Context: one part of a larger RNA
RNA sequence: GGUGUAUGGUGGAUGCCUUGGAGCUACGAGGCGAAGAAGGCCGUGAUAAGCUGCGAAAAGCCAGGGGAAGGAGCACAUAUCCUGUGAUCCCUGGAUAGCCGAAUGGGGUAACCCGAUGGAAGCGAUUCCAUCAUUCGAUAUCUGAAUAAAAUAGGGUACGAAAGCCACACUGGGUGAACUGAACCAUCUAAGUAACCCGGGAACAGAAAUCAAGAAGAGGAGCGAUCCUCCGGAGAUUCCGAAAGUAGCGGCGAGCGAAAUCGGAAGAGCCCAAACCCGUUUAACGGGGGUUGUAGGGCCGCAUGGGCGUAAGCCGAAGAGUGAUAAAAUCGAUAUAUAGCGGAAUGGUUUGGGAAGGCCAGUCAAAGAGGGUGAAAGCCCCGUACGCGAAAUAGAUCGGUCUCUUUGAUGCGGUACCUGAGUACGGCGGGGCACGAGAAACCCUGUCGGAAUCCGGGUCGACCACGAUCCAAGGCUAAAUACUCCGUAGCUACCGAUAGUGCAGAAGUACCGUGAGGGAAAGGCGAAAAGAACCCCGGCGAGGGGAGUGAAAUAGAACCUGAAACCAUACACUA
Numbered sequence: 001g002g003u004g005u006a007u008g009g010u011g012g013a014u015g016c017c018u019u020g021g022a023g024c025u026a027c028g029a030g031g032c033g034a035a036g037a038a039g040g041c042c043g044u045g046a047u048a049a050g051c052u053g054c055g056a057a058a059a060g061c062c063a064g065g066g067g068a069a070g071g072a073g074c075a076c077a078u079a080u081c082c083u084g085u086g087a088u089c090c091c092u093g094g095a096u097a098g099c100c101g102a103a104u105g106g107g108g109u110a111a112c113c114c115g116a117u118g119g120a121a122g123c124g125a126u127u128c129c130a131u132c133a134u135u136c137g138a139u140a141u142c143u144g145a146a147u148a149a150a151a152u153a154g155g156g157u158a159c160g161a162a163a164g165c166c167a168c169a170c171u172g173g174g175u176g177a178a179c180u181g182a183a184c185c186a187u188c189u190a191a192g193u194a195a196c197c198c199g200g201g202a203a204c205a206g207a208a209a210u211c212a213a214g215a216a217g218a219g220g221a222g223c224g225a226u227c228c229u230c231c232g233g234a235g236a237u238u239c240c241g242a243a244a245g246u247a248g249c250g251g252c253g254a255g256c257g258a259a260a261u262c263g264g265a266a267g268a269g270c271c272c273a274a275a276c277c278c279g280u281u282u283a284a285c286g287g288g289g290g291u292u293g294u295a296g297g298g299c300c301g302c303a304u305g306g307g308c309g310u311a312a313g314c315c316g317a318a319g320a321g322u323g324a325u326a327a328a329a330u331c332g333a334u335a336u337a338u339a340g341c342g343g344a345a346u347g348g349u350u351u352g353g354g355a356a357g358g359c360c361a362g363u364c365a366a367a368g369a370g371g372g373u374g375a376a377a378g379c380c381c382c383g384u385a386c387g388c389g390a391a392a393u394a395g396a397u398c399g400g401u402c403u404c405u406u407u408g409a410u411g412c413g414g415u416a417c418c419u420g421a422g423u424a425c426g427g428c429g430g431g432g433c434a435c436g437a438g439a440a441a442c443c444c445u446g447u448c449g450g451a452a453u454c455c456g457g458g459u460c461g462a463c464c465a466c467g468a469u470c471c472a473a474g475g476c477u478a479a480a481u482a483c484u485c486c487g488u489a490g491c492u493a494c495c496g497a498u499a500g501u502g503c504a505g506a507a508g509u510a511c512c513g514u515g516a517g518g519g520a521a522a523g524g525c526g527a528a529a530a531g532a533a534c535c536c537c538g539g540c541g542a543g544g545g546g547a548g549u550g551a552a553a554u555a556g557a558a559c560c561u562g563a564a565a566c567c568a569u570a571c572a573c574u575a
Stems, first nucleotide, its partner, number of pairs: 001574009015560001016524002020495002022492007029484002031165002039100003042055003046078002050074002061094006070082003105114003115132007134162004139158005170200006181188001185251001210234002217230005238265005248256002269476003272420001276288004280283001293454001295419003298415007306315003316407006329401006336394003340388003346361005362379002364368001370382003425449008435461001456471005511518002531559001534546004
């Protein structure tokens, strides 16, 4: 020096565990903000560095409700206090709420600096309180030019609104790539995706100028396939399933890719403009009227019509409603949410440090979900099934008050007044439709043209005829649908500390970077600290040896288990 065995050290794998994560389900919620948000800075405790809470009234103040013996957060120490006159704690409502921040009196290198006006206190220096940004307004009011008056423009004041944040999700709109694929690449694709901007709690869409259209049956023609005639519909939007990877589109390449219709979910319909009438401040006005396709409405005439009234209107009647259809308030009841309450049933013995294990004998169950307890508990604890509960606040449902609407409408006849114009449509250029200019309808529109007016107009995939169907050029509209920063309850052939979130610990921390930004590591004594009094060695050390605790200390805080590499010690063999 090597090999082996044994015993240790080191190390922190493995096993077991889980406070934390991941994914999902149901319900809720979907906003906060000039009444100063989100987010911070600085403070605040007897002692107080961090986190949490709170704000100079500062781990808190007041009221109401719950609850019941302890309490002064994480945090385990000492001191001093609070508490059956009900504390701590939980819920609801309120008070306070420094400074920065949209930040808003002015400024500014955020958390700082400097004011103005009015008021109050003080002899006074000074202190305290309030107000003072901008823009918009169709609101109210005071003013007020050019220009004599008036008016207007303009100005002031009051009042109201906006601004900023976020959920890296979803959704509507605006703007809008490239890599890539086509085995290259240019049309095409990726993709109207990513990204940016403006909106919502849902959004969008939406009450037809929408679709559809020859099945069955009857009759006829033909040898027959089949054809012809008669006869026949739906009813806003959205989402899901099918239709269907079909019809189609496509350097007919790569690829892209419907709809009708059927089955479901959900269901809800309305209001203006105009004609005409009335009024006035004569206007971009107000009220009535009226709202459609079998055309409807207006106006005129006739007929019928709840009461009163010449009429406006009143009564009566009918209906609706604060969740669209016009808009708003209040009361009650009910259930729910935000604290909670009740809640069955077991003993003995044995092993053991410990019983929930074994054995014996019971018992409850609308409860044998789950968790905890010194090992493995229906009956020990928390709970669970089931039942009960709210002063306050919130939304919901129902009902009342209340408010509003209608009160005629219909029929017949006439009239031809109205029924959304730079619109429809066309040319050119683009875009959207599954549809790339194509036979290319339909929708949108930059540009140039430019109708009709109900004897009217659009659509039915060039176009024409016939036919069918619908009524554009104004507006609103719940639900079914999408998502999850967040709350509650629950689930998992999800992870178990190099996993699972980046984070199971002071984690977006420490640390790095001028900055945008990047971004960790780090869990486990024990049932209980019973966390090792006392003695000894040692530097009044570190560390260790006794003693003691404990079931265990090779569980001793560098603490469960404790693999391997690596390092030792003892012995054996060996060069």